The part of an RNA shown here (small-subunit ribosomal RNA, central domain) has 347 nucleotides and comes from Thermosulfuriphilus ammonigenes.
The coordinates come from a structure-prediction model, not an experiment, and the mean pLDDT is 91.
[in-house]
Context: one part of a larger RNA
RNA sequence: CUGGGCGUAAAGCGGGUGUAGGCGGCCGGGUAAGUCGGAUGUGAAAGCCCGGGGCUCAACUCCGGAAGUGCAUCCGAUACUGCUUGGCUUGAGGCCCGGAGAGGGAGGCGGAAUUCCCGGUGUAGGGGUGAAAUCCGUAGAUAUCGGGAGGAACACCGGUGGCGAAGGCGGCCUCCUGGACGGCGCCUGACGCUGAGACCCGAAAGCGUGGGGAGCAAACCGGAUUAGAUACCCGGGUAGUCCACGCCGUAAACGAUGGGUGCUAGGUGUGGGGAGGUAAUCUCUCCGUGCCGUAGCUAACGCAUUAAGCACCCCGCCUGGGGAGUACGGCCGCAAGGCUGAAACUC
Numbered sequence: 001c002u003g004g005g006c007g008u009a010a011a012g013c014g015g016g017u018g019u020a021g022g023c024g025g026c027c028g029g030g031u032a033a034g035u036c037g038g039a040u041g042u043g044a045a046a047g048c049c050c051g052g053g054g055c056u057c058a059a060c061u062c063c064g065g066a067a068g069u070g071c072a073u074c075c076g077a078u079a080c081u082g083c084u085u086g087g088c089u090u091g092a093g094g095c096c097c098g099g100a101g102a103g104g105g106a107g108g109c110g111g112a113a114u115u116c117c118c119g120g121u122g123u124a125g126g127g128g129u130g131a132a133a134u135c136c137g138u139a140g141a142u143a144u145c146g147g148g149a150g151g152a153a154c155a156c157c158g159g160u161g162g163c164g165a166a167g168g169c170g171g172c173c174u175c176c177u178g179g180a181c182g183g184c185g186c187c188u189g190a191c192g193c194u195g196a197g198a199c200c201c202g203a204a205a206g207c208g209u210g211g212g213g214a215g216c217a218a219a220c221c222g223g224a225u226u227a228g229a230u231a232c233c234c235g236g237g238u239a240g241u242c243c244a245c246g247c248c249g250u251a252a253a254c255g256a257u258g259g260g261u262g263c264u265a266g267g268u269g270u271g272g273g274g275a276g277g278u279a280a281u282c283u284c285u286c287c288g289u290g291c292c293g294u295a296g297c298u299a300a301c302g303c304a305u306u307a308a309g310c311a312c313c314c315c316g317c318c319u320g321g322g323g324a325g326u327a328c329g330g331c332c333g334c335a336a337g338g339c340u341g342a343a344a345c346u347c
Stems, first nucleotide, its partner, number of pairs: 004318003007301002012315001014201004021194003025088007033081002035077008049065006091191001092188004096183003103177007110154001115149007125136002162169002206247006215241002220236004258314006266292011296303002320347003329340004
């Protein structure tokens, strides 16, 4: 460079915004850079190829031709691409109306439950397990009633449900705020798609400073079990889990499936909106979300208008197993470590 690939075999960046770049709708004018045609010049000789000649043949060699797919200049063509110019509305965006939603941020409020403290009743057990024991309890536990403190999470609704780009989001109210969707018209006029770098977001655990600490609970200490038991079970229990601010930047960050556009049978359910009609059921339609299934695809499993089908555009990535996501170097980080990422050797 070419080719083949990326759901499960190696392979889709965890997600987004977007720079350069790549790619780009319909109609017309100009230009003629790409593109196409012709002419001229050049493309040394030798060699290769074709025809012929000379050494008895051949190798070798001599003569002629062709080729040298290229480059330059000029003339010409204008379908496509580019540049430029005018126009268009279907792509994209905007205005207006509308309803849905655990989308995000801040503040406030609520009830149930656990634990602890105080008080009342009350007495010998409670707890725990396969069975037990450690443990708690006559200094009055467990149970029960009243009062109080504090932290964390929000039963039912709840869904095969909704929202978000992903991570993720669930009591109620208020304020601030993002996006999507539907509907009638109007407006801008290609303003688009993708996106190397870059920047931002990014579960849990972990880290720094300060707070908080009810329950749970790595580590740790006991009790059991066992041949042992650095476990599984039980009693305790500290980081942590929670809040503020700042780091970390990972994951089975999964649909193990990058984004965009167009096209390609149906059936059935569900969430949001619209149209028609009705007493209601219902029918059609747009967006989302499930299941089944035709063609087609697939190694099979399976996918199948939410494609893994048929095509095009752009990015990322793969190239036998181990060594190894290691070493070295670089960049980032307080650290833990992260990102980039080999080779020898070996099968």